[in-house]
Molecule: transfer RNA
Organism: Desulfobulbus sp.
RNA sequence: GGGGGCGUAGCUCAGUUGGGAGAGCGUCUGGUUCGCAAUCAGAAGGUCGGGAGUUCGAUCCUCCCCGUCUCCA
Numbered sequence: 001g002g003g004g005g006c007g008u009a010g011c012u013c014a015g016u017u018g019g020g021a022g023a024g025c026g027u028c029u030g031g032u033u034c035g036c037a038a039u040c041a042g043a044a045g046g047u048c049g050g051g052a053g054u055u056c057g058a059u060c061c062u063c064c065c066c067g068u069c070u071c072c073a
Stems, first nucleotide, its partner, number of pairs: 001072007010025004019056001027043005049065005
């Protein structure tokens, strides 16, 4: 320098015929307990890596850039 994969909540990840942003764990609050653990109920937490474009509408399609992993040289 060239090819490919990945980037979504604090962590691990799901989610695509283009229309609802989610799960588990963690955090917080409350119940049960004398208290803790465990368990149950609830809540908070996201510019979907950044920008532009297409579209009535983009996590999803197109282009550029950034980060990371990998292959070729």